[in-house]
Context: one part of a larger RNA
Molecule: small-subunit ribosomal RNA, 3' major domain
Organism: uncultured prokaryote
RNA sequence: UGACGGGGACCCGCACAAGCGGUGGAGUAUGUGGCUUAAUUCGAUGCAACGCGAAGAACCUUACCUAGGCUUGACAUGCUUAUCGUAUCCCUAUGAAAGUAGGGAGUCAGUUCGGCUGGAUAUGCACAGGUGCUGCAUGGCUGUCGUCAGCUCGUGUCGUGAGAUGUUGGGUUAAGUCCCGCAACGAGCGCAACCCUUGUGUCCUGUUGCCAGCGAGUAAUGUCGGGGACUCUGGACAGACUGCCGGUGCUAAACCGGAGGAAGGUGGGGAUGACGUCAAGUCAGUAUGGCCCUUAUGCCCAGGGCUGCACACGUACUACAAUGCUCAGUACAAUGUGAACCGAUACCGCGAGGUGGAGGAAAUCUUGAAAACUGAGCUCAGUUCGGAUUGGAGGCUGCAACUCGCCUCCAUGAAGUCGGAAUCGCUAGUAAUGCCGUAUCAGCUACGACGGCGUGAAUACGUUCCCGGGUCUUGUACA
Repeated sequence: UGACGGGGACCCGCACAAGCGGUGGAGUAUGUGGCUUAAUUCGAUGCAACGCGAAGAACCUUACCUAGGCUUGACAUGCUUAUCGUAUCCCUAUGAAAGUAGGGAGUCAGUUCGGCUGGAUAUGCACAGGUGCUGCAUGGCUGUCGUCAGCUCGUGUCGUGAGAUGUUGGGUUAAGUCCCGCAACGAGCGCAACCCUUGUGUCCUGUUGCCAGCGAGUAAUGUCGGGGACUCUGGACAGACUGCCGGUGCUAAACCGGAGGAAGGUGGGGAUGACGUCAAGUCAGUAUGGCCCUUAUGCCCAGGGCUGCACACGUACUACAAUGCUCAGUACAAUGUGAACCGAUACCGCGAGGUGGAGGAAAUCUUGAAAACUGAGCUCAGUUCGGAUUGGAGGCUGCAACUCGCCUCCAUGAAGUCGGAAUCGCUAGUAAUGCCGUAUCAGCUACGACGGCGUGAAUACGUUCCCGGGUCUUGUACA
C1' cells in the first nucleotide's frame, strides 16, 4: 500500500421488512447428472452451467457408431509428362448407396498456324484436408462484480524509502454530483449531457391513410365527387431549466412545500459498461502459435445414434376448480409477415384440411384477438374440474414419418383436492393475467426465445437482523 476480521462509524440496493404471485408435491414438455449403449458426438458446471451454444437432430444437419468404398483426394494453387473424339449427356452390369467395370451419343473456342494460348481428363510430385490436442501459448468476442462510483496522471509539497498529498474533512447528491474549507494546483478515463424511443403543442406534408361540413349513390360499407378540419403518416421546431414564489440552510451547494404546466426536479424506457477481478468462457463461429494424423484422426455413402431409462436436479406449461367450467350472443388492438410467398368471397368436409384463385413485391390485398361484457346450464362431487395414457379412424409436409414429426375426430378418462424443510420474482402501466406477431423453418417436438397490445392491483412502519456493495477508520503470525 492492499486484502481480510463472527472490529467500529456512515450510506446504498426488491438486501431484509410490508405485500402480491410462484417454485419445492401431481402430470407433461425441455435441459443436465447418472445409468445403459456399437454409438448414446462435443462444449457449458456456485452466484456468472442446466428451455445454455441449438433463431428448429426423421434423411441432410452430424462432428458419434456399424458396414461398404476413395487416396493429389469433396475444395485451392503450381510444376512434370501424356491424352483430347474438350466439356457434357445417355445406357448396361453389380450394389443399400457411394463406388467399381463397360458401352454409346457428342466431335470445343481463339490462333501470329507453333499442340502456341484457353479449357478438360489422367499420371507423378509439391501439397490439400483434420469439429484431432492445448482457451494454462494467443487474437477477437463475451460473462461477472456493476451502470457499482470509482480508477488514475502531470507539476508542486512532505517522507531516507516503499509511498503520501490531491481523492481526506464539513454539508449535499442517483453520482469523485456540486458547494465550502484545506499544500496543493490542474488534467484524463468513468458520472451526467449529447443519441434512439415514448408522453404535449405548433408548422409543413396529404396517398394507399382520414371524413367534420357540401353533393351523389347503395340492402350495406369513405363507395364516389370532393375536402385538409379531425385521427394518423413523418419531417422541422417549441417545451422542463430548480426557470418563478415561500421556507430551511453558511448570504453556499442543496433540500422541503407551492404556482403554472401535457409533463417537475434524472418525466418513463433503451443504447451506452472506467482501471481492473475471476490463468472465468470460447482452438466446435472465424482467425492463429506449437504438437499430432496423412491408403487416415482426411473424404464419400447406407443404416443406426444424438429421442435410449431403476433414478436425481434445474427451468417451464397444464391443473387441482364456482373470482370457476360448458354453451350461445356480442365489443375493442398493436407489433409485424408475405412471391418456389400471403391467400379473400364461394363450395366440400363434424374437424384437421381440401377444391379454387379475387387481390397483393403491400398505410391499398392478406392475417376471425382473447380475457372482458350479456344470457342460460352446472351446485361442491375426483364432478359438466382435470386432461395424462391407450385403442381406432383420418389430415398435412416431405424421396421417406418404424426407430423418431405435427394436427384433427371418436372412444378411453391416470395422477392431482393448493404442496415438508427450503426457496424465487416483482415498487406502476410494474406484478398478476389474456391473446397476437416474428426469426429459425419443407414440416415440426415452440409449452422455448424475442417483440406487441388488452385488463390491471397490493405494499414499503422502517434499516435491528440476512446477502451484496461503497467511503472513512482500527487490528493483523496474511501478500